[in-house]
Predicted 3D model of a 508-nucleotide part of an RNA (large-subunit ribosomal RNA, domain I) from a Betaproteobacteria bacterium. Model confidence (mean pLDDT): 83 of 100. Rfam family: Bacterial large subunit ribosomal RNA.

Context: one part of a larger RNA
RNA sequence: UGCAUGUGGUGGAUGCCUUGGCGAUCACAGGCGAUGAAGGACGUUGUAGCGUGCGAAAAGCCACGGGGAGCUCGCAAACAAGCUUUGAUCCGUGGAUGUCCGAAUGGGGAAACCCGGCCCGCAAGGGUCACUCCCACCUGAAUACAUAGGGUGGGUAGAGCGAACCCGGUGAACUGAAACAUCUAAGUAGCCGGAGGAACAGAAAUCAACCGAGAUUCCGAAAGUAGUGGCGAGCGAAAUCGGAAGAGCCUGCACAAUUUAACCAUUACGCUAGCAGAGCGGUCUGGAAAGGCCGGCCAUAGUGGGUGAUAGCCCCGUAUGCGAAAGCCUGGUGGUGGAACUGAGUGUGCGACAAGUAGGGCGGGACACGUGAAAUCCUGUCUGAAGAUGGGGGGACCAUCCUCCAAGGCUAAAUACUCGUGAUCGACCGAUAGUGAACCAGUACCGUGAGGGAAAGGCGAAAAGAACCCCGGGAGGGGAGUGAAAUAGAUCCUGAAACCGCAUGCAU
Numbered sequence: 001u002g003c004a005u006g007u008g009g010u011g012g013a014u015g016c017c018u019u020g021g022c023g024a025u026c027a028c029a030g031g032c033g034a035u036g037a038a039g040g041a042c043g044u045u046g047u048a049g050c051g052u053g054c055g056a057a058a059a060g061c062c063a064c065g066g067g068g069a070g071c072u073c074g075c076a077a078a079c080a081a082g083c084u085u086u087g088a089u090c091c092g093u094g095g096a097u098g099u100c101c102g103a104a105u106g107g108g109g110a111a112a113c114c115c116g117g118c119c120c121g122c123a124a125g126g127g128u129c130a131c132u133c134c135c136a137c138c139u140g141a142a143u144a145c146a147u148a149g150g151g152u153g154g155g156u157a158g159a160g161c162g163a164a165c166c167c168g169g170u171g172a173a174c175u176g177a178a179a180c181a182u183c184u185a186a187g188u189a190g191c192c193g194g195a196g197g198a199a200c201a202g203a204a205a206u207c208a209a210c211c212g213a214g215a216u217u218c219c220g221a222a223a224g225u226a227g228u229g230g231c232g233a234g235c236g237a238a239a240u241c242g243g244a245a246g247a248g249c250c251u252g253c254a255c256a257a258u259u260u261a262a263c264c265a266u267u268a269c270g271c272u273a274g275c276a277g278a279g280c281g282g283u284c285u286g287g288a289a290a291g292g293c294c295g296g297c298c299a300u301a302g303u304g305g306g307u308g309a310u311a312g313c314c315c316c317g318u319a320u321g322c323g324a325a326a327g328c329c330u331g332g333u334g335g336u337g338g339a340a341c342u343g344a345g346u347g348u349g350c351g352a353c354a355a356g357u358a359g360g361g362c363g364g365g366a367c368a369c370g371u372g373a374a375a376u377c378c379u380g381u382c383u384g385a386a387g388a389u390g391g392g393g394g395g396a397c398c399a400u401c402c403u404c405c406a407a408g409g410c411u412a413a414a415u416a417c418u419c420g421u422g423a424u425c426g427a428c429c430g431a432u433a434g435u436g437a438a439c440c441a442g443u444a445c446c447g448u449g450a451g452g453g454a455a456a457g458g459c460g461a462a463a464a465g466a467a468c469c470c471c472g473g474g475a476g477g478g479g480a481g482u483g484a485a486a487u488a489g490a491u492c493c494u495g496a497a498a499c500c501g502c503a504u505g506c507a508u
Base pairs, nucleotide, nucleotide: 001507002506003505004504005503006502007501008500009499015493016458017457020429021428022426023425024424025423026422027421028420029418030417031161032160039101040100041099042055043054044053046079047078049075050074051073061095062094063093064092065091066090070083071082072081106115107114108113116129117128118127119126120125131158132157133155134154135153136152137151138150139149165196166194167193168192169191170190176183180230206213207212217244218243219242220241221240227235228234248410249409250408252350253349254348255347256346262336263335264334265333266332267331268330270328271327272326274322275321276320280295281294282293283292284291296313297312298302304316305315306314359383360382361381362380363379364378365377366376369395390405391404392403393402394401445452446451465492468479469478470477471476
């Protein structure tokens, strides 16, 4: 030095576990905000820090309900000082307080800061002061009346935020066409505006085909069909049929009475705390019984979790039954009030039947349809009717025939989505997996910035976390002690391999 065996170190694979994720189903909710949101800064406990809660009334204050023995949040003990059957801590509902920034709104500003006016107050301090819109009033030019403008008062009006879904406006490129220009990607992504719990659409100037149907939306088929297309790549209907759901209506002005919405009271179900809730003992092994053996019991409860190993009967629960002072949702009943908002019915009187519209020319866009034989719809521009004896459509166009009535408006359901709440589930993951994040993670760290973005779980049933002695400056170790176990000793379950020792044997 090599090989072999044994025994260690290092290392953290594997096994087991799960506080965390992922995916669903059902129900709910679908908004918050000038009564100052979302999100933050700074403070706040007897004792430093971080987190959580809260706001100078600061881990909290008040009231009403629930509950019934301990409590003064977590990491996280300890000490100190307290509270509590005169019902604390805790849970629910309502209220009070709520610094500063932030739409941020008195003015400014490099967010969490600076500087003001007016009113009240001795002071400390408190209140108020942005803009736009709406309403009322005052004033008031050119310019006589007026109007524009200015001012005052009132408004629970708007502003900002929010995951996806929705509607509208605007609108790419990579890519595909095996290159590329029409085309495609795609009216997609992005950006902007707006709304709702859904949105949009919607009661035929629709289809159909000589038979008829009867608003819209969504699903299945028709059908990858008819078409369209450098007839390339590709794009791609409709009638009709079967389902889900089903609902129809209104109109301007004046007057009259009435109903709804609104508000108040009451009532019922439900939601926001909760309550009751059956049934087991012995023995053996063991550190420990829930395991083995023996003998019982309950079950409208043998879902699930915990307890020193595997528990229907030990604990929490579960089936089932019950429960609200207060607030809320939905519905019923009764009442009030008034014409201010919104939408209607009835009666009377007066009106009205949608014109720069339909259509046409030129240029575009949308229709599955790329200008094509191109109907239909929208319109930038130029034009421009008829008036129900009328007008539109039936895929150029004409006739016949059929069908409908544009240029005003409203409308539930079936449909789409999930930031979120509750319950339940999984031939989903199990710490290099599953969210980036099981752990104080959008953290540490990187970047001027936009932005990028980790690693990191496990002693034990219980800390019983090793008093005391010895070596050592300490770290660390040896005894002692705890424990079932300490090769479970805090770098702590198991503890593979690479890698490094020690002992023995053999070889050199």